[in-house]
């Protein structure tokens, strides 16, 4: 200087002229008219979580289905945020993680290879002991029987690793020492960690976004939910099945129907249920914006957040308002020229200038998109002094 990391701002101003919608006030001939104050996002997008709010609906159980899946904190809540632990990854600043259980069972690892989880014997070693052979009887050879898994090969992965003793010849056989598995100490809330201590086995592979088990939670629909007012038509036509028991004549019982996310029980309400044909209306007013809210400042807490004083009110359309010309500026960039030691910088001139992308009940996250300008930590195998 250069490259990279993590976080935060912003996304162009100003001014006149016109139109647009909302709020208050005042008027008003009820048609409207004036002046004042407001009017699109960091994602308003994906519709992926999670809620408020709303009906069902009086609001239960079990099953079956779903989601999550280290420890701790925060939240109204979360599959979300924040610190920690473990693992992975990058030199690093960092980033990532679908992170419970493989000794409860069940499956799956292609080929390759002797053999892939009570495995394994192709090359290979030894043949001490038995056997064949041959002896100068001292032994020699053979590798049949057997033994063996240390070397070799394969393969993503080979049933702990170094070494030292033993042995025929090898092997946790046996040791030390590491690695593991248990236990008790220490730190820690805890997951977990140990330059601890002891004791074992010396085989407790892998994989569960394979099924499985295990622990915690889950009710449905969604503003096209409700709610209310006015209107209109044709409480039309046909077809099936049902119409049982009892009863002090109020009823009860049995069946049948709806609803309550699938199912079963239950509960609640009903007394007819299915089917086919045909008509009517879909018009307004609400929900609709003051909220788990913003901002500033303190105090607590590593942090998310929390908490107290003060302050602000910040779109509400409905076929869809937040806009359109014009001029003037500019964050920055290109280019020329001057100055300066520099490729910086300063000054002047010409020229252009901004991305992703539009609210429709709200709200808390997430994930995805985004050109350019600024700012604050912090890293570096990189260059120069």
């Nucleotide at each position: 200087c250069a490259a990279g990391u993590g976080g935060g701002u912003u996304g162009g101003g100003c001014a006149a002229u016109c139109g647009c919608g909302g709020a208050a006030u005042g008027u008003u001939u009820c048609g409207g008219c004036a002046u004042u104050c407001g009017g699109a996002g960091g994602a308003a997008a994906g519709u992926c979580c999670g809620g408020g709010c709303a009906c069902c609906a009086u609001a239960g159980a079990g099953c079956a289905g779903g989601a999550u899946g280290c420890c701790a904190g925060u939240u109204a809540a979360c599959g979300g945020c924040u610190g920690g632990g473990c693992g992975g990854u990058g030199u690093g600043a960092g980033c990532c993680g679908a992170c419970g259980g493989a000794a409860a069972g069940u499956g799956c690892a292609a080929c390759a290879g002797a053999g892939a989880a009570u495995a394994g014997a192709c090359c290979g070693c030894c043949g001490a002991u038995g056997g064949c052979g041959c002896u100068u009887c001292g032994g020699c050879g053979c590798a049949c029987a057997g033994g063996u898994a240390a070397g070799g090969c394969u393969g993503a992965a080979a049933c702990g690793g170094c070494g030292a003793g033993g042995u025929a010849a090898g092997a946790g056989c046996u040791c030390a020492c590491c690695g593991c598995g248990c236990a008790a100490c220490u730190g820690g809330u805890a997951a977990c960690a140990g330059u601890u201590u002891g004791u074992g086995g010396c085989u407790a592979g892998g994989u569960a976004a394979a099924c499985c088990c295990c622990a915690u939670c889950c009710g449905g629909u969604g503003c096209a939910a409700g709610a209310c007012c006015a209107a209109a038509u044709a409480g039309g036509a046909a077809a099936a099945c049902g119409c049982g028991c009892u009863u002090u004549c109020g009823g009860g019982c049995a069946g049948g129907g709806u609803g309550c996310g699938g199912c079963u029980c239950g509960c609640a309400c009903u007394u007819g249920u299915u089917u086919u044909c045909g008509g009517g209306u879909a018009g307004g007013u609400u929900g609709c914006u003051u909220g788990a809210g913003g901002a500033a400042u303190g105090c607590a807490g590593u942090g998310a957040u929390g908490u107290a004083u003060c302050u602000c009110c910040c779109a509400g359309a409905u076929g869809a308002a937040u806009g359109a010309u014009u001029g003037c500026u500019a964050a920055c960039c290109u280019c020329u020229a001057c100055g300066u030691u520099a490729u910086g910088c300063g000054u002047a001139g010409u020229g252009g200038a901004a991305a992703c992308a539009g609210a429709a009940c709200c709200c808390g996250g997430c994930u995805u998109a985004c050109a350019g300008a600024c700012c604050c930590a912090c890293u570096u195998a990189g260059u120069u002094u």
A computed fold for a 385-nucleotide RNA from Thiomicrospira sp., annotated as Bacterial RNase P class A. Its Rfam family is "Bacterial RNase P class A". The family's RNA type in Rfam is ribozyme. The model forms 97% of the base pairs in the Rfam consensus.